RNAcentral holds the sequence, with entries from Rfam. This is a predicted structure of a 95-nucleotide RNA (c-di-GMP-I riboswitch aptamer) from Mesorhabditis spiculigera. The model forms 95% of the base pairs in the Rfam consensus. The organism belongs to Mesorhabditis, within Eukaryota. Model confidence (mean pLDDT): 84 of 100.
RNA sequence: UAUAUGAAAAGGCAAACUUGCUGAAAAGCAGGGACGCAAAGCUGAGGGCCUAAAGUUUUUUUAAAUUAUUGAACUACGGCAGCCUGGUUACCGCU
Numbered sequence: 001u002a003u004a005u006g007a008a009a010a011g012g013c014a015a016a017c018u019u020g021c022u023g024a025a026a027a028g029c030a031g032g033g034a035c036g037c038a039a040a041g042c043u044g045a046g047g048g049c050c051u052a053a054a055g056u057u058u059u060u061u062u063a064a065a066u067u068a069u070u071g072a073a074c075u076a077c078g079g080c081a082g083c084c085u086g087g088u089u090a091c092c093g094c095u
Stems, first nucleotide, its partner, number of pairs: 004095001006092001012037002017032006035082001041088003045085003048080003055074004062068002
């Protein structure tokens, strides 16, 4: 100096829940709050997962029936980094 490792010290982040705002929703942002985290910093590249406004389909409901309405299915161009992998940056120094 680099890598591995995670004792100690200094710190850091912030789950659930809750208040307000944004959004069709998933979810996000800010405040409170700490379940936990050695990358629970950043990154949507790969896998996976979540939502379905719009769209498509429908022998789904109702009606005054070439349509409208209600239900269902599919679908990401919307999300999740505290699901995993990858990329990238980083504090300390017992070993």